[in-house]
RNA sequence: AACUUUUCUUACGGAGAGUUUGAUCCUGGCUCAGGACGAACGCUGGCGGCGUGCUUAACACAUGCAAGUCGAACGAGGAUUGAGGUGCUUGCACUUCAAAGCCGAGUGGCGGACGGGUGAGUAACACGUGACCAACCUACCUCGAGGCGGGGGGCAACCCGGGGAAACCUGGGCUAAUACCGCAUGAUGUCCGAUUUCCGCAUGGGAGACGGACCAAAGAUGGCCUCUGCUUGCAAGCUAUCACCUUGAGAGGGGGUCGCGGCGUAUCAGCUUGUUGGUGGGGUAAUGGCCCACCAAGGCUACGACGCGUAGCGGGUCUGAGAGGACGACCCGUCACAUUGGGACUGAGAUACGGCCCAGACUCCUACGGGAGGCAGCAGUGGGGAAUAUUGCGCAAUGGUCGAAAGACUGACGCAGCGACGCCGCGUGUGGGAGGAAGCCCUUCGGGGUGUAAACCACUGUCAGGGGGGAAGAACCCUCAUCCUUCGAAUAGAUGGGUGAGCUGACGGUACCCCCAGAGGAAGCGCCGGCUAACUCCGUGCCAGCAGCCGCGGUAAGACGGAGGGCGCAAGCGUUGUUCGGAAUUACUGGGCGUAAAGCGCGGGCAGGCGGUCUGUUAAGUCUUCUGUGAAACUCCGGGGCUCAACCCCGGACAUGCAGAAGAUACUGGCGGACUGGAGUCUGGUAGAGGCAAGCGGAAUUCCUGGUGUAGCGGUGGAAUGCGUAGAUAUCAGGAAGAACACCUGUGGCGAAGGCGGCUUGCUGGGCCAGUACUGACGCUGAUCUGCGAAAGCGUGGGGAGCAAACAGGAUUAGAUACCCUGGUAGUCCACGCCGUAAACGAUGGGCACUAGAUGCCGGGUCUAUAGACGGAUUCGGUGUCGUAGCUAACGCAUUAAGUGCCCCGCCUGGGGAGUACGGUCGCAAGGCUGAAACUCAAAGGAAUUGACGGGGGCCCGCACAAGCGGUGGAGCAUGUGGUUUAAUUCGAAGCAACGCGAAGAACCUUACCUGGGCUUGACAUCCUGGUGAAACCUUCUGGAAACAGUUGGCCUCCUUCGGGACUCCAGGACAGGUGCUGCAUGGCUGUCGUCAGCUCGUGUCGUGAGAUGUUGGGUUAAGUCCCGCAACGAGCGCAACCCCUACUCUAUGUUGCCAGCGAGUAAUGUCGGGGACUCAUGGAGGACUGCCGGUGAUAAACCGGAGGAAGGUGGGGACGACGUCAAGUCAUCAUGGCCCUUACGCCCAGGGCUACACACGUGCUACAAUGGCCGGUACAAAGGGCUGCGAUCUCGCGAGAGGGAGCCAAUCCCAAAAAGCCGGUCCAAGUUCGGAUUGCAGUCUGCAACUCGACUGCAUGAAGUCGGAAUCGCUAGUAAUCGUAGAUCAGCCACGCUACGGUGAAUACGUUCCCGGGCCUUGUACACACCGCCCGUCACGCCAUGGAAGCUGGGAGUGCCCGAAGUCCGUGACCCAACCCUCGGGAGGGAGCGGCCGAAGGCAAGCUUGGUAACUGGGGCGAAGUCGUAACAAGGUAGCCGUAGGGGAACCUGCGGCUGGAUCACCUCCUUU
Repeated sequence: AACUUUUCUUACGGAGAGUUUGAUCCUGGCUCAGGACGAACGCUGGCGGCGUGCUUAACACAUGCAAGUCGAACGAGGAUUGAGGUGCUUGCACUUCAAAGCCGAGUGGCGGACGGGUGAGUAACACGUGACCAACCUACCUCGAGGCGGGGGGCAACCCGGGGAAACCUGGGCUAAUACCGCAUGAUGUCCGAUUUCCGCAUGGGAGACGGACCAAAGAUGGCCUCUGCUUGCAAGCUAUCACCUUGAGAGGGGGUCGCGGCGUAUCAGCUUGUUGGUGGGGUAAUGGCCCACCAAGGCUACGACGCGUAGCGGGUCUGAGAGGACGACCCGUCACAUUGGGACUGAGAUACGGCCCAGACUCCUACGGGAGGCAGCAGUGGGGAAUAUUGCGCAAUGGUCGAAAGACUGACGCAGCGACGCCGCGUGUGGGAGGAAGCCCUUCGGGGUGUAAACCACUGUCAGGGGGGAAGAACCCUCAUCCUUCGAAUAGAUGGGUGAGCUGACGGUACCCCCAGAGGAAGCGCCGGCUAACUCCGUGCCAGCAGCCGCGGUAAGACGGAGGGCGCAAGCGUUGUUCGGAAUUACUGGGCGUAAAGCGCGGGCAGGCGGUCUGUUAAGUCUUCUGUGAAACUCCGGGGCUCAACCCCGGACAUGCAGAAGAUACUGGCGGACUGGAGUCUGGUAGAGGCAAGCGGAAUUCCUGGUGUAGCGGUGGAAUGCGUAGAUAUCAGGAAGAACACCUGUGGCGAAGGCGGCUUGCUGGGCCAGUACUGACGCUGAUCUGCGAAAGCGUGGGGAGCAAACAGGAUUAGAUACCCUGGUAGUCCACGCCGUAAACGAUGGGCACUAGAUGCCGGGUCUAUAGACGGAUUCGGUGUCGUAGCUAACGCAUUAAGUGCCCCGCCUGGGGAGUACGGUCGCAAGGCUGAAACUCAAAGGAAUUGACGGGGGCCCGCACAAGCGGUGGAGCAUGUGGUUUAAUUCGAAGCAACGCGAAGAACCUUACCUGGGCUUGACAUCCUGGUGAAACCUUCUGGAAACAGUUGGCCUCCUUCGGGACUCCAGGACAGGUGCUGCAUGGCUGUCGUCAGCUCGUGUCGUGAGAUGUUGGGUUAAGUCCCGCAACGAGCGCAACCCCUACUCUAUGUUGCCAGCGAGUAAUGUCGGGGACUCAUGGAGGACUGCCGGUGAUAAACCGGAGGAAGGUGGGGACGACGUCAAGUCAUCAUGGCCCUUACGCCCAGGGCUACACACGUGCUACAAUGGCCGGUACAAAGGGCUGCGAUCUCGCGAGAGGGAGCCAAUCCCAAAAAGCCGGUCCAAGUUCGGAUUGCAGUCUGCAACUCGACUGCAUGAAGUCGGAAUCGCUAGUAAUCGUAGAUCAGCCACGCUACGGUGAAUACGUUCCCGGGCCUUGUACACACCGCCCGUCACGCCAUGGAAGCUGGGAGUGCCCGAAGUCCGUGACCCAACCCUCGGGAGGGAGCGGCCGAAGGCAAGCUUGGUAACUGGGGCGAAGUCGUAACAAGGUAGCCGUAGGGGAACCUGCGGCUGGAUCACCUCCUUU
């Protein structure tokens, strides 16, 4: 300082998103954003610091090093030095002695039990934590007490032999010790005996004192000569230090015991024989079945024993708001292990990583006899693997062992090396610099972006580079000097301590500092559809590819690949893997179970959990305070040190835990006492299909007998099978048998559930009400357990009328293993025994308490009322309906909760795989209970909403049906289409809504197609450059089919400022051009639902929300038209109206129109003068509004009827087409994005084709005739068109037409004749005097040209066809039908088409059941691409995982038996042996050997368990377009589903029982798919 308390301030502290749907809310899974890592991989890589680095094969290891040290324990040996001796070739060999230090095998001591490694094993007192050991040990170290006397015998080394290749072994001999062994001494030690005192939770322990027995030792080095011995000096001795022995204590270390804690599986439920305990022994440092003998029969387990799988444990690490979850690298503690298994020895300590023995595997050496080895120490190698480093330096520091010390050893450790493996820090420059270079990219071509970025200018100097300087880490030890202290006789000496100086650095010439030069050497990676920050172009064309989820890619890809740009992080960035989070998605904190996954089918009840009122006591839980502990490191806080940080250091806090002590006593618990409200007992009543047994009854069905009776019965949608003349059905009588009990019967009753229904009797369970008395918490729940438990099914024995799986037959059908029909067996029934499941449902476990009511029903009581019954009020129990608060995702629940609480149990955790497999268990079987995984999907679901749909319902429209009229489908022809053909038969249109459509005119042209011939800046537009002065135009000739190619002649432009310009051509270049593609990139236009009455909005309200309301309802309308009502009030687009035509009137005007009256004229005609009356034309106005009357209706809207009116209820017709649907149609009208072609996919030309023809279809025309044909005569329109035109009169021609040309730019003239009609005649029912195809001949007209391929005319020909199958179309009034007329296009015309015009002019509509289409409301839905929807199962094919399986082959653990190494222990020990004793013989003691128990590995046997593999086999999952059917979703066309049983290619069907999670309810209706 933090922390704690108060105040203030500050800090810390919990984020979601995408994806199920057309949309919504919920449930629910999947996925993402964050953090972390001993990581790996990809791309990239400047520097430094600090960390960190085999997670896999506890796989195998070459080589080096990792544990030695002490000569101050000991005896030899070696070299050096000195002295001497011998031999002598006088400087060599041998040898003796001495000296000092050095080296050093061996004996001996201490240490190799630490340090270092690894995590295989281990689910255990292994670890953690806290206790305990009165049941223990402890070398070295410290402190205290005491001692250290006197002897002895050996063995290495060494020497001499022997064996062996080696490793090594062995015989004999010598020798020392701090090695070994007796003896002495001996207590404070141990044991025994008796004893005092104190203490403890028990066994018991501490202390004191007495007697007896037993047990010790080692010396080494330095110094000294006071005493002794001998000559200085050395020994004895003394002394110092270090050792040694006994003992007490301490410290540290270890051993043992116990409580608690930390894992998966119950598809492991029972385990255990040394097992549990006792007694007595053995063993150990010590308790103990640790071991043994005997005795007893125990011990553990649902609070999970035993088994199997997995795993070292902790401090901690990561994450998380926390609680938790996952993990256990580095560092620290602990355990275990050391090639695998077993074993002991030594020792204070080991059952011993770098010791020993044995066995196994492996490797190496070998002379084949035998030996050697153990990196999970540090480096390193191979191998494995995605993957993890140097065979480095140093003991300078820290620490360890040995030593008196110097010192030695130390791959511990300190450093360095390698790796971006992690964390942290730094740099790759800084400032200025244009409306802004180039390049690149985009572009709407204007511009924009990269971008102050660069260049350029001015600076700076970190890091790296060069040069120079240069630390700290070092203090010890030791030496020297000096001081103090202790011992000592001592100024020797030594011990201990202080001060000063000297000596010691692997890293390393490193950190750091200074100087020099110069922007110089230093940026990448990922991403840019949403989540999620960041956008464009090109390429590609469901290809290549991407992808974490959703999903992108099929010609305009912000999602693939590249580029430009951008975003993010940065010496890194991404990816992959793992883990926590988000995930409240296992829910303690903090979830659920009516319908989403989830309440056991229902009771009883052991254990367990929970438990009423009062009181006493206790203090276990609980709370408070304190004590001990909770190692350090880590985390956090406050400081400090490296320039900062990472990192390191210091202090504090925390450590939620455990144990103990003291206290508190409300609550819970224990114990005691009391109580009555919970619970139960008793008494009296009471309702009931509660159960079991026995008996009885009537109706019906079937059968049998007899009678009557005759041809049918039966059955169905309709039939048939079947029964019947051998007499059925029907009917009557009698009889038999079995099963079930109509009416009563009721969201009535009873029961725990399943379930229970005729009547009577017997036995029996439970409930409810009332009442006083009694017991005194006796209660609730309930894992395991146990009983009951519909239907079906099974066994045995009965029974068998009806019904009826299977089966048979008949139908239906494409089929029909079904639905329907006729039969029919198990079964259904009884008894006994099994089974144990259902949609066993209220899809709602049980108990208790509390929380508004209203209204039914059942049972009981009380009060009231009454003569009594009925009734009224109230109360208890049960059972329904509605409803407030509240709850719920919503639906809904709501005192019978799904509300509010408490207690207990069961169950759920995405869908599929699958209630399947395996295992277990139950069952006679069927099967039940328990119950996974691989794999696969991005969902599967619940409720509600809007639509759409229904072989659902209600209401209502429409030429929708019906009622009518006329057609089509049959014929011939025309025309369009399909198909086919073709060089081409150009293209488009495709159900309605393509098909006399684009096309209102294909002989050439058109024309887009084909063949052939030509052109290439082009047939057409604009511009540039160069050249020309002409060009255009006219003209000659040649080739040619033409285009075109070539060629001749004529003409020689205009303006001018004299530069040139305009114009033309030639050449070149930009570009033109495309009926090439995409109508699924588009605009525009159009069709269609549909002239249907609808479609929406604002505000408000309701709903969590999608949405609803309004717009629904009651009426009404052609209409969402209007009225009324209403949480709605208003509004918009639609409807209607406004517009046009038409029907009436008025008015104005009056030519080219008209002509009533007046006048004139003609053969005749408004012909003329005139006129405006009329018709008509052109303008304008009026008129119709349910306005008026009556009725109906709610008095409304409106409807019905009427009056008036030319017209009456939108008068008739047209134009007008809401929101939207069909990716409807059109790129070939036009326009247009993109793509494609560019001497051709462009352009020109000739010819051909679009006109083909076995066929098929659509639309028409003409007909089949007498309501007609033909001939003759005759009447009446409207609307149009006309100058490249209409063309009169006239002439010619049979005619088409020709000649000719008046008039007319048209209310004037012409086309122009209207036709049906009417009048008259003829035909006489026939392939005709119908019909006109086809064909022949001859013509006319248009046109450059009628061959392919025109129309028309005349003559001739004279086909099919006698009214049309299934089916189908139009039309409701001036309509259908029928009749003609005109126009556009157009030279002509294939027009019978289309558009328009008028003439004549009907029939029928009961009605809405049905078909089709539509509107509104409602209902169901598994549909939403919306029923042309969705969807199920078999079969076939491919892929994947998996079950079974004869067998084959591994692993693991165990059992029994056999064999039995090493080795401890026991026994023996006739063989061997130094210490002690001895009488010298031997004894004591020890050992080899042998035997025994145990015993690893191994072998054998039978099993268990867990894998791999497998002929064959089972199902499952997945897979753009396979086969068969149609099961489910609508009433899904037989309602569906559950359980069970049988059957069937398959979905499924049928029987029995159950459920609603079934629609529709006025009736009928066989099938009908995708």
Small-subunit ribosomal RNA from a Gemmatimonadota bacterium, 1570 nucleotides, folded computationally. Taxonomically the source falls in Gemmatimonadota (Bacteria, Pseudomonadati).